[in-house]
A computed fold for a 464-nucleotide part of an RNA from an uncultured bacterium, annotated as small-subunit ribosomal RNA, 3' major domain. The coordinates come from a structure-prediction model, not an experiment, and the mean pLDDT is 84.

Context: one part of a larger RNA
């Protein structure tokens, strides 16, 4: 000099508290472990793995595992030699890759030869093998904390100190005062992006003060460019005549307005050789590479992490078939219309989309159940159908009848969250023939509670 302390002072943070909703009990869904398995491919392991790497395992993918195959090879680059245009159809043999034929087909050319295929040799390819503790690149964490450092300059033999401490302040080493310092970097902020207001400029696919429609217009509503606004700017009080604090006035909006991107030297030899790239090692008729099947879906258990419920603030039926945002649509979204209880099916109008089309639920109205393992609750399971797709047996998703388990609010203990939040309700989007209770985002209704920092977890700054 740090680093630690069940020393010490000051702060701070959904860290405690005061609250609202949960998880831990249930049956389900997924993800680890574990066990089995011919294989259950691999990584990822306190917080910072465990609905993760995967935004989508029936083949495929696919790395695993049995069995048929191939050895210059599925890809690529360049020579040697030797056939042959290239291609397209199409027989038999096989679970397929493959092998064994045939028909048709005769490219360019300066005739040297070239493109393209095939087949020998010999260079090479090829590797999701191994090493993240040889590596770059990515990233997570501490933590969006308020730190972390330099030059000169003084101070100390030195290691280092000093600035950076101190006295206020602030969300911030943020600004103020003061000081052997004096200044200046990285970070904080602020420039971007979105949202709250408004001028104005621009008016179609949008909007409509005209009774429709056309027509007109562009006020209003949207849309999307420029711009105006917010700055402790004014006022008052308290502060040290400062910084800055509380209050107020005007103002959509007030003291960082609210969200968002933005992660400072550095930490964990943290995570990744399986995104990719690469050192060295290792295989090289296989650790490569085709193909068919199976497996990643196994199941005495046991942990995370969701979604559904246990009900009357409810659950069923009808009415009003009320009220959005945000995205997506050509191998696509798909309307009216018409079958079907339904999932779906015929249909095929518009639409490369402000023009068409996907496309609301919860609320409100009424009625009925009246406390029950019920008209709660929906698992399992069986019949019968639909999609999607060469193919849903192992393994999809969806309807309909039937069936109707467990569950009555959950021990120890533990999480999330301070305002359009939380809580609930439905909507779209990536992936993706198909398959979402998950991931990402929209919007709808929409609360409680914070005395306070004494204690638990982290953290910064000063002493010891």
């Nucleotide at each position: 000099u740090g680093a630690c302390g069940g020393g010490g002072g000051c702060c701070c943070g959904c860290a405690c508290a005061a609250g609202c909703a949960g998880u831990g009990g249930a049956g389900u869904a997924u993800g680890u472990g574990g066990u089995u398995u011919a294989a259950u491919u691999c990584g990822a392991c306190g917080c910072a793995a465990c609905g993760c790497g995967a935004a989508g395992a029936a083949c495929c993918u696919u790395a695993c595992c049995a069995g048929g195959g191939c050895u210059u090879g599925a890809c690529a680059u360049a020579c040697a030699c030797u056939g042959g245009a290239a291609u397209a159809c199409u027989u038999a043999a096989g679970a397929a890759a493959u092998u064994a034929g045939g028909u048709a087909g005769u490219c360019c050319u300066u005739c040297g030869g070239g493109a393209c295929c095939a087949g020998u040799g010999a260079a090479c390819a090829g590797g999701u093998g191994g090493u993240g503790c040889a590596u770059g690149g990515u990233u997570g964490u501490c933590g969006u904390c308020a730190g972390c450092u330099c030059g000169u300059g003084u101070c100390g033999u030195g290691a280092g100190a000093u600035g950076u401490u101190g006295g206020g302040u602030u969300a911030a080493g943020u600004c103020c005062c003061g000081c052997a310092a004096c200044g200046a970097g990285c970070g904080c902020a602020a420039c971007c992006c979105c949202u709250a207001u408004u001028g104005u400029u621009a008016g179609u696919u949008g909007c409509u003060a005209c009774g429709c429609a056309a027509g007109a217009g562009c006020a209003c509503u949207c849309u999307a460019g420029c711009g105006a606004g917010a700055c402790u700017g004014c006022c008052g009080u308290u502060g040290a005549c400062a910084a800055a604090a509380c209050g107020g006035a005007g103002g959509a909006a007030g003291g960082c307005g609210g969200g968002g991107a933005c992660g400072a030297c550095g930490u964990c030899a943290a995570a990744u050789c399986a995104u990719c790239a690469u050192g060295c090692c290792c295989c090289u008729u296989a650790u490569g590479u085709c193909c068919u099947g199976g497996g990643c879906u196994a199941c005495a258990c046991a942990c995370g992490u969701a979604a559904u419920a246990c009900a009357a603030u409810g659950g069923c039926c009808g009415u009003c078939a009320a009220c959005a945002a945000a995205g997506g649509g050509a191998a696509g979204c798909a309307a009216a219309a018409c079958c079907g209880c339904g999932a779906g099916g015929u249909g095929g109008a518009g639409c490369a989309a402000a023009u068409c089309c996907c496309c609301a639920a919860a609320a409100a109205c009424g009625g009925u159940c009246u406390c029950a393992g019920u008209u709660c609750g929906g698992a399992u399971u069986g019949c019968a159908g639909g999609c999607u797709g060469c193919a849903a047996c192992u393994c999809g998703c969806c309807u309909g009848c039937a069936u109707g388990a467990a569950g009555c609010u959950g021990g120890a203990a533990u999480u999330g969250c301070u305002a359009g939040u939380a809580a609930u309700c439905g909507u779209g989007g990536a992936u993706c023939a198909g398959c979402a209770u998950g991931c990402c985002a929209c919007g709808g209704u929409g609360a409680a509670u914070a005395c306070g920092u004494u204690c638990c977890c982290g953290g910064g700054c000063c002493u010891u």